[in-house]
Context: one part of a larger RNA
Molecule: small-subunit ribosomal RNA, central domain
Organism: uncultured bacterium
RNA sequence: UUGGGCGUAAAGGGCUUGUAGGCGGUUUGUCGCGUCUGUCGUGAAAUUCCUUGGCUUAACCAGGGGCGUGCGGUGGGUACGGGCAGGCUUGAGUGCGGUAGGGGAGGCUGGAAUUCCUGGUGUAGCGGUGGAAUGCGCAGAUAUCAGGAGGAACACCGGUGGCGAAGGCGGGUCUCUGGGCCGUUACUGACGCUGAGGAGCGAAAGCGUGGGGAGCGAACAGGAUUAGAUACCCUGGUAGUCCAUGCUGUAAACGUUGGGCACUAGAUGUGGGGGCUUUUUGUGGUUUCUGCGUCGUAGCUAACGCGUUAAGUGCCCCGCCUGGGGAGUACGGUCGCAAGGCUAAAACUC
Numbered sequence: 001u002u003g004g005g006c007g008u009a010a011a012g013g014g015c016u017u018g019u020a021g022g023c024g025g026u027u028u029g030u031c032g033c034g035u036c037u038g039u040c041g042u043g044a045a046a047u048u049c050c051u052u053g054g055c056u057u058a059a060c061c062a063g064g065g066g067c068g069u070g071c072g073g074u075g076g077g078u079a080c081g082g083g084c085a086g087g088c089u090u091g092a093g094u095g096c097g098g099u100a101g102g103g104g105a106g107g108c109u110g111g112a113a114u115u116c117c118u119g120g121u122g123u124a125g126c127g128g129u130g131g132a133a134u135g136c137g138c139a140g141a142u143a144u145c146a147g148g149a150g151g152a153a154c155a156c157c158g159g160u161g162g163c164g165a166a167g168g169c170g171g172g173u174c175u176c177u178g179g180g181c182c183g184u185u186a187c188u189g190a191c192g193c194u195g196a197g198g199a200g201c202g203a204a205a206g207c208g209u210g211g212g213g214a215g216c217g218a219a220c221a222g223g224a225u226u227a228g229a230u231a232c233c234c235u236g237g238u239a240g241u242c243c244a245u246g247c248u249g250u251a252a253a254c255g256u257u258g259g260g261c262a263c264u265a266g267a268u269g270u271g272g273g274g275g276c277u278u279u280u281u282g283u284g285g286u287u288u289c290u291g292c293g294u295c296g297u298a299g300c301u302a303a304c305g306c307g308u309u310a311a312g313u314g315c316c317c318c319g320c321c322u323g324g325g326g327a328g329u330a331c332g333g334u335c336g337c338a339a340g341g342c343u344a345a346a347a348c349u350c
Stems, first nucleotide, its partner, number of pairs: 004321003007304002012318001014201004021194003025088007033081002036076007048066007091191001092188003095184005103177007110154001115149007125136002162169002206247006215241002220236004258317006266295012299306002323350003332343004
């Protein structure tokens, strides 16, 4: 490379957007590039294959034919792919009417709780643990009442519930703003799918600058435990956690399952919308579209399991895998302030 694969054995890129490229609905005309066919030229000789002949035979040699899958010219065909021209509406998008939502950004604001401060009441303990001790407390703690300050997070509702491409998003309210779903078929008329590079987004930790700092809490200190205890437990506690802004660009970034389209039994629960029907009302029934779950048929699977939200049946495009260790390392390149990231071997060894 071919072939085979990627939920758990090696293997889906963290997610999106989009360039090149690949692939692409329906119909008419046209061209004849791909494609099919006829014919001509060429495709050196030797070799090779078939046949005939010459050395007594064979090897060997000679004649004739084939092959030479290709290339070029020329005549023809036009279903399919393609180019060009013109239509169509089912794909895609737009408009209009509705609708649910912790989707995003900024501002304002609320109550509970913790801590601290001030004052009152009050007195000897409090705290903590398996048990203790360090620690706090007669300079009045803990407890309790009132007032104040400040930061962070939002109990109940809360739900295999919702929204988002992923990361993720939860007190209330206002402003700005993205997307989805349903209905209508009014408009455009294939405008589509995927996507190497590229670009953007991207938890936590970490870094730069400036703020902030209640609680928690790496590091650190002390007390215990222990043979030891650089831990688990306890008392403290700095960075950090928070805000603004810039960087970093990684995660078990997981559904360990790339995206799109089509097809292939059902049952049941639940979120959002529509139609029909029912009802005294509440509502119930039925159907349809769209999400999120559970079970399950066929089928698939090494098994576990998956099963219209496929891991089933097919097509299109991208990414990735090829024994374990060495190693996601070295070297080089590139990005970064750094930490480090991305790309990515070999010797050797089993």